[in-house]
């Protein structure tokens, strides 16, 4: 200097659930809340997931769409003991 998965210390993030607006939905966005998170930072690459039909009923997701705190995958990262 480099790797690092303990301790401790600074911070961080924000599930469910409520209100309010906005969306055909799925959800989003602000506020209020804490189940969890050592990558629960970023990408939306790969597999998964949900949404969504023409013209009346149904069934179908090709095309659009969402989320990614499901699973790898890349990219960048705080302390620093063996």
């Nucleotide at each position: 200097a480099a790797u690092a998965a303990a301790a401790a210390a600074a911070g961080c993030u924000a599930a469910a659930c409520c209100u309010a607006u906005c969306g055909c939905a799925a959800g989003a966005u602000a506020g209020g809340g804490a189940c969890a998170g050592a990558a629960a930072g970023u990408u939306g690459c790969g597999g998964a997931u949900c949404c969504u039909a023409u013209a009346a009923a149904u069934u179908a997701a090709a095309g659009g769409g969402a989320a990614a705190g499901c699973c790898g995958a890349a990219c960048u990262a705080c302390c620093g003991a063996a």
c-di-GMP-I riboswitch aptamer from a Methylococcales bacterium, 82 nucleotides, folded computationally.
The sequence was found by an Rfam model in a public genome assembly.
Its mean pLDDT, the model's own confidence on a scale to 100, is 82.